[in-house]
Context: one part of a larger RNA
RNA sequence: CCCGGGUAAGGGAAUUCGGCAUAUUGGCCCCGUAUCUUCGGUAGAAGGGGUGCCUUCGCAUGCGCAAUGCGGAGGUCUCAGUAACAAGGGGGGAGCGACUGUUUACCAAAAACACAGGUCACCGCAAAGUUGAAAAGCCUAGUAUGGUGGCCGACGCCUGCUCACUGCCAGUACCUGAAAACGGGGUUCAACCUGGAGAAGGGCUGGUAAAGAGCGGGGGUAACUCUGACCCUCUUAAGGUAGCGUAAUACCUCGCCGCUUAAUUGGCGGCUUGCAUGAAUGGCGUAACGACUCCCCCACUGUCCCUACCUGGGACCUGGUGAACUCACUAUCCGGUGAAGAUGCCGGAGACUCCCAGUGGGAAACGAAGACUCCAUGGAGCUUUACCGCAGUCUGGUGUUGUGGUACGAGUUAUACUACCGAGAGUAAGUGGGAGCCGUCGAACCGUUGCUUCCGGGUAACGGGGAGGCGAAAGUGUAACACCACUUAGUAUGACUUGUAUUGCUUACUCGAAAGAGGACAGCGCCAGGUGGGCGGUUCGGCUGGGGCGGUACGCCCUCGAUAAGGAAACAAGGGCGCCCAAUGCUCUGCUCAUCCCGGUCAGAAAUCGGGAGUAGAGGGUGAAAGACAAAUGCAGGGCUGACUGUAUCCCUAAAAGCGUGGGAUGCAGAGACGAAAGUCGGGCUUAGCGAACAUAGAUACCUUAUUGAUGAGGGUUCUAUCUGUCAGACAAGCUACCCUGGAGGUAACAGGCUCGUCGCGGGCGAGAGUACACAUCGACCCCGCGGUUUGGUACAUCGCUGUCGGCUUGGGACAUCCUGGUGGGGCAGGACCCGCCAAGGGUUGGGUUGUUCAUCCAUUAAAGUCCCACAUGAGCUGGGUUCAGUACGUCGCGAGACAGUACGGUAGUAUCUACUGGGAGCGUUUGCCUCUUGAGAGGAAGGAUCUCUGAGUACGAGAGGAACGGAGAUCCGGCGCCUCUAGUCUACCGGUUGUGAAAUACGCACUGCCGGGCAGCCACGCGCCAAGUGAUAAGACCUGAAAGCAUCUAAGGUCGAAGCACUUCUCAAGACGAGGAGGCAUGAACCGCGGAUAGCAGAUCCGUUUGAUAGGACCGGAGUGUAAGCGGUUAGCGAAAGCGAGCCGUUCAGCUUGCGGUUACUAAAGG
Repeated sequence: CCCGGGUAAGGGAAUUCGGCAUAUUGGCCCCGUAUCUUCGGUAGAAGGGGUGCCUUCGCAUGCGCAAUGCGGAGGUCUCAGUAACAAGGGGGGAGCGACUGUUUACCAAAAACACAGGUCACCGCAAAGUUGAAAAGCCUAGUAUGGUGGCCGACGCCUGCUCACUGCCAGUACCUGAAAACGGGGUUCAACCUGGAGAAGGGCUGGUAAAGAGCGGGGGUAACUCUGACCCUCUUAAGGUAGCGUAAUACCUCGCCGCUUAAUUGGCGGCUUGCAUGAAUGGCGUAACGACUCCCCCACUGUCCCUACCUGGGACCUGGUGAACUCACUAUCCGGUGAAGAUGCCGGAGACUCCCAGUGGGAAACGAAGACUCCAUGGAGCUUUACCGCAGUCUGGUGUUGUGGUACGAGUUAUACUACCGAGAGUAAGUGGGAGCCGUCGAACCGUUGCUUCCGGGUAACGGGGAGGCGAAAGUGUAACACCACUUAGUAUGACUUGUAUUGCUUACUCGAAAGAGGACAGCGCCAGGUGGGCGGUUCGGCUGGGGCGGUACGCCCUCGAUAAGGAAACAAGGGCGCCCAAUGCUCUGCUCAUCCCGGUCAGAAAUCGGGAGUAGAGGGUGAAAGACAAAUGCAGGGCUGACUGUAUCCCUAAAAGCGUGGGAUGCAGAGACGAAAGUCGGGCUUAGCGAACAUAGAUACCUUAUUGAUGAGGGUUCUAUCUGUCAGACAAGCUACCCUGGAGGUAACAGGCUCGUCGCGGGCGAGAGUACACAUCGACCCCGCGGUUUGGUACAUCGCUGUCGGCUUGGGACAUCCUGGUGGGGCAGGACCCGCCAAGGGUUGGGUUGUUCAUCCAUUAAAGUCCCACAUGAGCUGGGUUCAGUACGUCGCGAGACAGUACGGUAGUAUCUACUGGGAGCGUUUGCCUCUUGAGAGGAAGGAUCUCUGAGUACGAGAGGAACGGAGAUCCGGCGCCUCUAGUCUACCGGUUGUGAAAUACGCACUGCCGGGCAGCCACGCGCCAAGUGAUAAGACCUGAAAGCAUCUAAGGUCGAAGCACUUCUCAAGACGAGGAGGCAUGAACCGCGGAUAGCAGAUCCGUUUGAUAGGACCGGAGUGUAAGCGGUUAGCGAAAGCGAGCCGUUCAGCUUGCGGUUACUAAAGG
């Protein structure tokens, strides 16, 4: 020193993030008990009293004076009677959660989870939910008072508005909507094309918030002011109701007020303009409860002032056994240098060799390929309206899959009927045949009824009627009629086939033990459409003064940067492009612009006209810029389409290699335009206006496949269009604090380096103010520096790791000085104060709030300095803050999650070297030993400061006030030493006493059992001591004194002058390699050993060693405790007696003990 334990005077939380830790309390009996309350509780509330032992009596149980329990009286001892052990500290006010419970085994026990209870949704059982590929299970051998799922979370009072969005539910005339089937096209067929109908779903219409969610802004207004019941306006799906509110939610914020405190970033109560409260993601309350969080009070204490002592185990020494981490080699300090923080380089200084115990400054110590940051075409987990899929699920078709009815369609067929421009007597479907046909088997005509109609009629049936009617011819007309056949379209009826809807049946199929129930449904298979983070696979650009956010410097064009070839960077500076135009293009001819001046009707500054000047000051499609352009590249007119086809070469894109694509220039061929011609023209005066493959569509022809040929179909070549703007072109979003891996000091956060805008300090000038007066004091604008404490910039070293804020502890340094010392000036009378100069020796307080540094306040003080030292100091401590994992609030986000927002909780390892503080051994110091010294050098602060009295109510001053030099004393802080006193301790010791060991005078154990004392020792809270001066100086004050006949403190010379410097004083010190000096001894001297302590980790030191009091013992004294045992006597009482009896008195200042003093060789100091 560490771990565990004990005790502390006075103070009593002043400690600290915080009473952490400790202490207090404690059992039982009696008394007593507030507030609130869900009436149960709170409550052991709080607070107070009693408690041992002996004798004896009463009652109960009991056979019993055996025992137990209850109650009474008397006696008696101690500091203390639950005497030890065991055994709540209490109270008050808040937050959160109702409660008992549960949880991150190993850093979080909580406010998180659960809970009883509330509510919503689903579900009628072959259910809903759930597992499985299925068979088959669970729920459940349960059945809506049941189960499943979600949210809230006892209880009390309550739970507002919104259905626009998302979800869910319901509906749906209409729109959309796949396959299959159906219709149409498709030279014969097919592929293929196409149409309508049409499921779920979607659109659409409603409902639904204890579903996911959401719940405004501006302006004006009342007879003081303020405020705004009121009004206006914009706007929404609706605009936050009741409550609560600076809150676990409030940025500003330490809001404001009150209480609490000496003092409060705290707490409580209010107010409330709520950055960003708010009603089952529940709102507000709430008794009880909580190892939860915050605050206050009482009690209590070593938490602290301020430490001290004791004790057990380590550490230490000896014997035995005997690891690990780590290790290039090594190992001094200062200054410098340097990849910018050196034991190792340079310079200087220091330094004999080795060992031991300690301390923790350095080794940017060790431990762990940094967990923060960035990067990787690394990974993983999670989310979703990322991308791509898959289960599941809904729906349609089809197979398993049969048989009827009805309704409505479709097709085929049969029968019957219908077919009207006009003309024609008239209702002429078309073509052909045709000169006859029909009629008592009932014609014309009449009536009734049905159907139809072009409203004229036609036709059928029935009843009358009783014999004719029609055609041909003529005429009209494109066509001529009777009658027959065929055909077209339509209508009606019947039959057959088929579709849709609906409704039956039973035999497939399903359930059931069966009876039976269901039934062509369901289930299952296949095809198709919808839905589908339930699951799977993936992605989640680049640049970048770190990354992110921002931007786009990612494809192009112009200027500048750019340094006169070319080329040239930056998130340098300044700007543009992703088109437009059928004329704004081509050509030929003609003309000259902007602006200004002069003149001219209305006419003005400016209209149109005439004249003049006019190198471009205009114009060009383009509000890019640069260049070029005047009988033009501009303006106007005429004619046109070269805004052509094919092809070749070159250039730029792309410096000096290559490169796609795009763009440009020149030529040739063809066909043209304009021009008399030369010639110009392959768009726009030039430089921007753009895009691969695949795929799709289009164009033009051509090639090709199967074939005898043709059609259709397929493939290919060329061109055009639709894209990749991350622009030489992936199909793709987020979160990670639960994270992982690989890398990076190529790149951020701390610290260092550089820089110094910012910051701090200083200077120059002197506008001003200071009554006057720039400079007693203050000092604008402007200018010049220094520092390297702020904040930045930078990215140089460190990411195979330099521990990050604050406090505590321990300090070292600078001075730009806060105090103390000296001194100058003042708008200095004195006192107080202001401004300078010198000066770093010493000093620089205690508290409240806050994690704070800082800040602010309280009380002091001579003063409560500013900074640096890796924002000194974590192998020194702490761990409150920050910065892992849990949780909550507000806010953001659909979500996973996030927040220099808040809140509660949350693992701190190790001493090898060096260094330092001490202690030793060896060797050296030229023979050895002993004693005493010198003092180069080193260290310190050994002192610092205040107050009181006196001087002196003096100097000064009108007064009020009010010094100094000097002298005396006291105090505080600091240092060194000591233990007589006081205080503490005192596990030597003495005594008391509880429990237990059968009893016991004795002893063990229970923290030394507890309690009361206490010598020596060690100690502080106690006591003692810690002058004054000399010398040289600083600022400053002077003497003499020139340069400069004066003046001048200075130039030569001289005198003063500070807590500062050096001495005097104290300590160490000859390893002071310069190793010093003096004296003594030189032969018995030293050492080991042995006994020890004035010494002590081991060594060392000191004493003794028989010629001896060194230690032990014995005895005596002193000291501590407090009166031993035994014996004698006595006592409350009980008993007939014998006797029992806590205790008391005497013997007895006893007994016991003794680290102290003395005496005494009894024991041990042998021996080498």

The part of an RNA shown here (large-subunit ribosomal RNA, half B) has 1168 nucleotides and comes from a Candidatus Bilamarchaeaceae archaeon. It matches the Rfam family "Archaeal large subunit ribosomal RNA". Gene Ontology terms of the family: ribosome and structural constituent of ribosome. The organism belongs to Candidatus Bilamarchaeaceae, within Archaea. The RNAcentral record of the full RNA draws on ENA.